Overview
This is a predicted complex of two RNAs, RNase P RNA and transfer RNA, with 465 nucleotides together. It holds a member of the Rfam family "Bacterial RNase P class A". Its family is annotated with dimeric ribonuclease P complex, tRNA processing and ribonuclease P activity in the Gene Ontology. By type it is a ribozyme.

[in-house]
RNA sequence: AGAGGGUCGGGCGAUCGCCGCCGGUGGGGUAUCCCGCCGGGGGAGGAAAGUCCGGGCUCCACGGAAUCACGGUGCCGGAUAACGUCCGGCGGAUCAGGCUUCGGCCAGGUUCAGGGAAAGUGCCACAGAGAGCAGACCGCCCAAGGCUUCGGCCCGGCGAAAGGUGAAAGGGUGCGGUAAGAGCGCACCGCGCGGCUGGUAACAGGCGCGGCACGGCAAACCCCACCGGGAGCAAGGUCGAAUAGGGAUGGCACGGAGCAAUCCAGGGCCGGUUCCGGCCCAGCCGUCCGGGUUGACUGCUUGAGCGUUCGGGUAACCGUUCGCCUAGAGGAAUGAUCGCCCAUCCCCCGUCAAAAGGGGUGGACAGAACCCGGCUUACAGACCCUCU
RNA sequence: GCAUCCGUAGCUCAGCAGGAUAGAGCAUCAGAUUCCUAAUCUGGGGGCCACUGGUUCGAAUCCAGUCGGGUGCACCA
Numbered sequence: 001a002g003a004g005g006g007u008c009g010g011g012c013g014a015u016c017g018c019c020g021c022c023g024g025u026g027g028g029g030u031a032u033c034c035c036g037c038c039g040g041g042g043g044a045g046g047a048a049a050g051u052c053c054g055g056g057c058u059c060c061a062c063g064g065a066a067u068c069a070c071g072g073u074g075c076c077g078g079a080u081a082a083c084g085u086c087c088g089g090c091g092g093a094u095c096a097g098g099c100u101u102c103g104g105c106c107a108g109g110u111u112c113a114g115g116g117a118a119a120g121u122g123c124c125a126c127a128g129a130g131a132g133c134a135g136a137c138c139g140c141c142c143a144a145g146g147c148u149u150c151g152g153c154c155c156g157g158c159g160a161a162a163g164g165u166g167a168a169a170g171g172g173u174g175c176g177g178u179a180a181g182a183g184c185g186c187a188c189c190g191c192g193c194g195g196c197u198g199g200u201a202a203c204a205g206g207c208g209c210g211g212c213a214c215g216g217c218a219a220a221c222c223c224c225a226c227c228g229g230g231a232g233c234a235a236g237g238u239c240g241a242a243u244a245g246g247g248a249u250g251g252c253a254c255g256g257a258g259c260a261a262u263c264c265a266g267g268g269c270c271g272g273u274u275c276c277g278g279c280c281c282a283g284c285c286g287u288c289c290g291g292g293u294u295g296a297c298u299g300c301u302u303g304a305g306c307g308u309u310c311g312g313g314u315a316a317c318c319g320u321u322c323g324c325c326u327a328g329a330g331g332a333a334u335g336a337u338c339g340c341c342c343a344u345c346c347c348c349c350g351u352c353a354a355a356a357g358g359g360g361u362g363g364a365c366a367g368a369a370c371c372c373g374g375c376u377u378a379c380a381g382a383c384c385c386u387c388u
Numbered sequence: 389g390c391a392u393c394c395g396u397a398g399c400u401c402a403g404c405a406g407g408a409u410a411g412a413g414c415a416u417c418a419g420a421u422u423c424c425u426a427a428u429c430u431g432g433g434g435g436c437c438a439c440u441g442g443u444u445c446g447a448a449u450c451c452a453g454u455c456g457g458g459u460g461c462a463c464c465a
Base pairs, nucleotide, nucleotide: 001388002387003386004385005384006383007382008381010341011340012339013338014337015336016335018043019042021040022039023038024037025036026035027034028033045365049376050375052374053373054372055371056370057232058231059230060229070228071227072226073225074224075089076088077087078086079085090114091112092111093110094109095108097106098105099104115223116222120221121220122217123216124215140159145154146153147152171189172188173187174186175185176184190212191210192209193208194207196205197204198203236298237297238296239295246289247288248287249286250285251284252283255264256263257262266281267280268279269278270277271276272275291464292463293462305324306323307322310319311318312317342363346360347359348358349357389461390460391459392458393457394456395455398414399413400412401411407445416432417431418430419429420428438454439453440452441451442450
């Protein structure tokens, strides 16, 4: 100097203000209410943010469970109320280092949306001969055959090492083998299958078999496993004020008869003495239009809470002892000024240059709105730890 | 506070189950036509597909995170 992690994120005092709470007191009032005064005490964050995940809480729906659809998560184990979070482990990739029999091994840093591609479908542009159970263009290698002017040429063929294309060309290196080649054979590495040992597991290490079949993409559809009912404090509850308790439409129920018009029956009110006449009413839920209000209280802050002692655990975390109470507003308070101090950087005076001293400037990101656990993003500066 | 949608040329929009130089109309510029203008015809320029990172051989398109903007949600009867 760089990278990563953790903690803090100005302090004290004075004055004037703002928002809740408690105590006392004055006035009004039927009232636990309203308006004042005095005193005390409290008053943003690590992210209060983005609203990206997970819960608590509340209402709605639902007899229970499962399936389908849709959405999400995805190595293994643990933590947790839960999680896409955290902790530990495994594996891959990459970086630099050490050792090496040059095949690899060791310890470390960084990073990983890290299930399945031998269930199926799809895609792999351009280039290239060939791009999915592929392929031989130019050229190359070359046994046999034919021609020969002995330089070579032609035919048909085994082939795919080398060159070339591409992100990717159906194992890699070496030796043998061959006319030249090719897992054709062998050794090592890689891969697949089976079994053994260790480990809770992911997986690791030997052993045996197989010449190698099985390219990549699932942040393409999909398959497998697991999880998820929906909405959100403008949820929800109590009270009050006001209005046209209106209109359209859909669903379910409608007292009886009838296809229907309609008829009979039901309830209320009024008028007249048993009966008759007239008028009115006939449910619940959803959506839209129109109308009214822009209120009060509650939910509301004691909670998966904070600090601390001891114990368990590698750790995340869990149990336990003691102590503490820490904003609850309702368009939104938590501010401003001054003085001293703190820390860093810059500028000026001072100086030949520095130093002492003096003066000035700058202290970030950002503002609770029901409450928690996370992630992500923003952030002047200070301190501590680890690695290079 | 909560929910939800969008960002492609100066403006309005296509393209988005990935394939290379990203299109269209209007506008703008130049030329033709006309005495001149409008209209018409021909041609051109203009885009880091809001930004950053990832997946992939390859991203406007798929995924994640930021930034900016829009819309809706109150009770009563």